Predicted 3D model of a 72-nucleotide RNA (transfer RNA) from an Oscillospiraceae bacterium. Its mean pLDDT, the model's own confidence on a scale to 100, is 81. Its Rfam family is "tRNA". Rfam's curators write: Transfer RNA (tRNA) molecules are approximately 80 nucleotides in length. The family's RNA type in Rfam is transfer RNA.
């Protein structure tokens, strides 16, 4: 340079043929307990960015970024 895959809560990871973003974990608050840990209940927070398609976009097109792979 030229192909290809990937980008979702702090983290780790789903989301069916385009139709409520969801668990676990963390973090904070309780509840237990002499205290703490465990366990129990609650809150919190998420689609890399910008554009297009569509009634409707994490998804499909397109162009930037970043990391990866392979060619040369």
């Nucleotide at each position: 340079a030229g192909g290809g895959g990937c980008g979702u809560g702090g983290u780790g990871u789903a989301a069916u043929u385009g139709g409520u973003a969801a668990c676990a974990u963390g973090a904070c608050g309780g509840u237990c307990u002499c205290c703490a840990a465990a366990a129990c209940c609650g809150u919190u927070g998420u689609u890399c960015a910008g554009g297009g398609u569509u009634c409707g976009a994490g998804u499909c097109c397109c162009u930037a970024c970043g990391c990866c792979c392979c060619u040369g």